Description:
Predicted 3D model of a 522-nucleotide part of an RNA (small-subunit ribosomal RNA, 5' domain) from a metagenome. The full RNA is in RNAcentral, with records from SILVA. Its mean pLDDT, the model's own confidence on a scale to 100, is 85. Rfam family: Bacterial small subunit ribosomal RNA.
Context: one part of a larger RNA
RNA sequence: GGACGAACGCUGGCGGCGUGCUUAACACAUGCAAGUUGAACGAGAAACCGGAAGUUGAUUUUUUCGGAAUGAAACAGAAGGUGGAAAGUAGCGAACGGGUGAGUAACGCGUGGGUAACCAACCUUAAACUGGGGGACAACAUCGGGAGACCGGUGCUAAUACCGCAUAUAUGCAGACAUGGCAUCAUGACUGCAGGAAAGGCUUCGGCCGGUUUUUGACGGACCCGCGUCCAAUUAGCUAGUUGGUGGUGUAAUGGACCACCAAGGCAACGAUUGGUAGCCGGGCUGAGAGGCUGAACGGCCACAUUGGGACUGAGACACGGCCCAGACUCCUACGGGAGGCAGCAGUGGGGAAUAUUGCACAAUGGGGGAAACCCUGAUGCAGCGACGCCGCGUGAAGGAUGAAGGUUUUCGGAUCGUAAACUUCUUUGAUCGGGGACGAAAAAUGACGGUACCCGAAGAACAAGCCACGGCUAACUACGUGCCAGCAGCCGCGGUAAUACGUAGGUGGCAAGCGUUGUCC
Numbered sequence: 001g002g003a004c005g006a007a008c009g010c011u012g013g014c015g016g017c018g019u020g021c022u023u024a025a026c027a028c029a030u031g032c033a034a035g036u037u038g039a040a041c042g043a044g045a046a047a048c049c050g051g052a053a054g055u056u057g058a059u060u061u062u063u064u065c066g067g068a069a070u071g072a073a074a075c076a077g078a079a080g081g082u083g084g085a086a087a088g089u090a091g092c093g094a095a096c097g098g099g100u101g102a103g104u105a106a107c108g109c110g111u112g113g114g115u116a117a118c119c120a121a122c123c124u125u126a127a128a129c130u131g132g133g134g135g136a137c138a139a140c141a142u143c144g145g146g147a148g149a150c151c152g153g154u155g156c157u158a159a160u161a162c163c164g165c166a167u168a169u170a171u172g173c174a175g176a177c178a179u180g181g182c183a184u185c186a187u188g189a190c191u192g193c194a195g196g197a198a199a200g201g202c203u204u205c206g207g208c209c210g211g212u213u214u215u216u217g218a219c220g221g222a223c224c225c226g227c228g229u230c231c232a233a234u235u236a237g238c239u240a241g242u243u244g245g246u247g248g249u250g251u252a253a254u255g256g257a258c259c260a261c262c263a264a265g266g267c268a269a270c271g272a273u274u275g276g277u278a279g280c281c282g283g284g285c286u287g288a289g290a291g292g293c294u295g296a297a298c299g300g301c302c303a304c305a306u307u308g309g310g311a312c313u314g315a316g317a318c319a320c321g322g323c324c325c326a327g328a329c330u331c332c333u334a335c336g337g338g339a340g341g342c343a344g345c346a347g348u349g350g351g352g353a354a355u356a357u358u359g360c361a362c363a364a365u366g367g368g369g370g371a372a373a374c375c376c377u378g379a380u381g382c383a384g385c386g387a388c389g390c391c392g393c394g395u396g397a398a399g400g401a402u403g404a405a406g407g408u409u410u411u412c413g414g415a416u417c418g419u420a421a422a423c424u425u426c427u428u429u430g431a432u433c434g435g436g437g438a439c440g441a442a443a444a445a446u447g448a449c450g451g452u453a454c455c456c457g458a459a460g461a462a463c464a465a466g467c468c469a470c471g472g473c474u475a476a477c478u479a480c481g482u483g484c485c486a487g488c489a490g491c492c493g494c495g496g497u498a499a500u501a502c503g504u505a506g507g508u509g510g511c512a513a514g515c516g517u518u519g520u521c522c
Stems, first nucleotide, its partner, number of pairs: 001522004006518005013393006019386002021351001026349003030346003035092003040089002047082003054075003060069003099304003108229008118221002123217001126214005131165001133163002140155006171194005177188004200209003230276003237267003242264008279301004283294004306327005329340004357383001359382003365379001366377004396426004406417004430463001432458005440449001466511005471492003477506005487494002
């Protein structure tokens, strides 16, 4: 000198774009953050239409005066229809998106390869099929237990839920053949045996959306390998599933990944092991470069979700807002037992030098579901707060000498603040007031932002400058006060009676909505 997710002191006009718990991966009140599909399925509340049976009973008729018939009107509303709430079965999604960096020195990451050792929902290419049956369980009804969370018994029922059967190019085994390769092998065609499918819905009857098997691609993932990846030797030896083999188990798949048996190996001064520290990278800062430092924001990968462990479902998880167990903590309880997990967005307490609103909207972009309409989306788009940073603008411009008043200083002549002010002539950015008013929305409709940006008009210099320094380094000097005191200080050093170094004033220099200080890096 540069830089910063900064903090502190003094000061503070506006706008744009960014950015904002670096500390306690500390604990969390409250609200929201993942749903959707009625064109898979049964059932179906409110409301509306509908009006049966019924009750009261005006009126009228009749009468043997007891009554009988009639039935306006009111009440009450069953069946049925429209309707579609809440719940349930089922499908897809919930493994994405969002957060954090605790752990991890590792094939975790980066880079380059390999899989003849692999998977793959939705999407895509192509081929074929979609035949025929069955039995349940929720919801519901009813009974019961419980303070509750919830649970149990009995009975009924639907499906694209579940289970057999038929058929099928998959696949496996056996046989013989051809081609190729990189060792296990790969590919192609043939025969025999074994052997696995399916689901319907809507329709304007044209079809559309689906389902099953095989196949192509794409997106995504899994595993393996070469190289690179901090400090300490005041860490020198480490290792029994350890190293290898055979055979198995397991997996989508290789493999001591796991198991049985066998062998005795494997790593290490080219740093094993141990200890400490740390998420890695694209990048960022600095530097002429080499390099050094760093990994906030944005993007990629990894890991984690109160702590530890485990599996289930599924194409995909060992699953932040799923399940089970154990621990700590908090809450409810009728004491028998239950409920919870903000390192999602806001917000609270705490810690700290220090870091924001319990905001608006799905209008756009994107995501999930749906045939669609549409629904959901604290992703996202915006707004709010903070000079936290960068950038831009303003706080006026021109003229104006009697060099006014006043301040400071003085050798008392003057000098200086100083064209500075006053005054004259102008201008109007921002702010204010009035009027208009978007783009963002690709046919129509749809705008949170937002009556915002922007445009037009009006008034009026009007409302808008500070901070630090002035001994040398280092641009900028005098006066007074103080008297080794009070104090300053980055280094050298100032201060003990004439201090350009302390304090104040005037002046000057520098930067400017900032200026200084502190911290960290180069």